Predicted 3D model of a 599-nucleotide part of an RNA (large-subunit ribosomal RNA, domain I) from Rothia halotolerans.
Context: one part of a larger RNA
RNA sequence: GGCGCACGGUGGAUGCCUUGGCACAAGAAGCCGAUGAAGGACGUGUGAAUCUGCGAUAAGCCUCGGGGAGUCGAUAACAAGGCUGUGAUCCGAGGGUCUCCGAAUGGGGAAACCCCGCUGCCUGUUUGAAGGGUAGUGACCCGCAUCUGAAUGUAUAGGGUGUGUGGAGGGAACGAGGGGAAGUGAAACAUCUCAGUACCCUCAGGAAGAGAAAAUAACGAAUGAUUCUGUGAGUAGUGGCGAGCGAAAGCGGAUGAGACUAAACCUGUGGUGUGUGAUACCGGUAAGGGGUUGCAUCAUGGGGGUUGUGGGAUCUGCUGUACCGGUUCUUACUUGGCCGGUGGUGGUGCGCGUGGUGAUAGGCGAAGCAUCUGGGAAGGUGUACCGGAGAGGGUGAGAGUCCUGUAGUCGAAAUCAUGGCGUGGCUGCUUCAGUGGUGUUCCCGAGUAGCACGGGGCCCGUGAAAUCUCGUGUGAAUCUGCCAGGACCACCUGGUAAGUCUAAAUACUUUCUUGUGACCGAUAGUGAAUCAGUACCGUGAGGGAAUGGUGAAAAGUACCCCGGGAGGGGAGUGAAAGAGUACCUGAAACCGUGUGCCU
Repeated sequence: GGCGCACGGUGGAUGCCUUGGCACAAGAAGCCGAUGAAGGACGUGUGAAUCUGCGAUAAGCCUCGGGGAGUCGAUAACAAGGCUGUGAUCCGAGGGUCUCCGAAUGGGGAAACCCCGCUGCCUGUUUGAAGGGUAGUGACCCGCAUCUGAAUGUAUAGGGUGUGUGGAGGGAACGAGGGGAAGUGAAACAUCUCAGUACCCUCAGGAAGAGAAAAUAACGAAUGAUUCUGUGAGUAGUGGCGAGCGAAAGCGGAUGAGACUAAACCUGUGGUGUGUGAUACCGGUAAGGGGUUGCAUCAUGGGGGUUGUGGGAUCUGCUGUACCGGUUCUUACUUGGCCGGUGGUGGUGCGCGUGGUGAUAGGCGAAGCAUCUGGGAAGGUGUACCGGAGAGGGUGAGAGUCCUGUAGUCGAAAUCAUGGCGUGGCUGCUUCAGUGGUGUUCCCGAGUAGCACGGGGCCCGUGAAAUCUCGUGUGAAUCUGCCAGGACCACCUGGUAAGUCUAAAUACUUUCUUGUGACCGAUAGUGAAUCAGUACCGUGAGGGAAUGGUGAAAAGUACCCCGGGAGGGGAGUGAAAGAGUACCUGAAACCGUGUGCCU
């Protein structure tokens, strides 16, 4: 030195465990914010630090409920001092306080800081002031009201004041709109694909968007808003007919809901133009009277009206339908119009009351002992019991009957949600409703539809290319009208564009509750089981870790000895110390000690 054997050290694999994760299901909730959010800085305890809580009233204050014996949050003890059956600590609901920064909003600013004006109050050597403190207030934009007010006469722009529970900022995904790639695939690549994806911007809601046919269809004279879904179907199509892309009707389900306007016509108000005729006009009749009341046009308000077996207006009938008061240039009559009230009849979370259900604390809740082994019984043995409860967890080893729970059942002063009843407020209609007629005239959404050119989007890549939509140009008709049914024409059929709103079925999960897992078990599972988006790196955008386990219980080794200490030997605790805060098990690499053999 090598090879064995034995015994160690080092190291932290493996086994077992789980405080933490992952995925999903069901239910709830779905916005917060100038009444100052989200997120932070700094403080705050009797005693240093960090976390948690809280905000100068600062691990807390008040009220109302629950609960019932200890308690003053955690690491984490110790000392000191308190509180508590006059009910503390703790749990829930509602209030109060809530420094500074932050949209941050008096001005500034290198966030958590600096500086200022005005008003009230306190203090202030004091006659007063300066100074200090305290409570308020002071950004911008928009809407409304109002006062002013240039160039420029009227005006307007602009400015001021008041007022608004108006805006601003934040939020995981879902939604709508505006922009919009490339790697890739096509075995290269250009049309094409990836893909209207990723990404950027704007905006909204608890959902959003869509939505009550200028629809679908097609010989059955059918269906009847939208949305989602199964199928239709990888079909019909499209496609350097390559790679690929890829419907719809119909049928089966989920849900289910329909409304309002523009115009014609009547009428009020205001502007402009025109108008001296006393015509017209002032509801009608009679008398009187008026006099820019009239007419045209524009703007605006009220009534009317809303449809495709076309509808409405206008005109004209019939039937039904309450009353009171006021008004119309004057008087009388007549009734017509208008306004208001009562009554009648609907709508409405805009409240109040009431009782119900649910949420936010909780309460009750059955039934076992003996013995053996053991450090310890829940294990073995014996013999019982409960079960609307033998889900789960804990307890010194496998516990239905020890603890907590579980099945079941009960419970709310306060707040919230939900639907029921009653009542009030607000609001619609109430001279409108139903029905009929034929004739006249009028209306039925215009720079629109259509067309041309150039694009986009539809299964559809310009194709025979409809339908939808954008830009430029051109540019109709009003029901004997217009659009669609895949060029186009005819016939036929369906519909009625160019205005608006609309619940549910659908999408998602930052968040709360409950539950589940042929999900992980510390190099796994979230990046994060441990004070993690931390330490650390980077100018910055950004990148981004590692570290779990004594024991049932600290009972964490009093005392003695060696040593400067570290550490160890006794002694003691413990079932075990070869469990000693370098702590369960403790593999391998690696390093030793002893010994056998070989060299």
It matches the Rfam family "Bacterial large subunit ribosomal RNA". The coordinates come from a structure-prediction model, not an experiment, and the mean pLDDT is 80.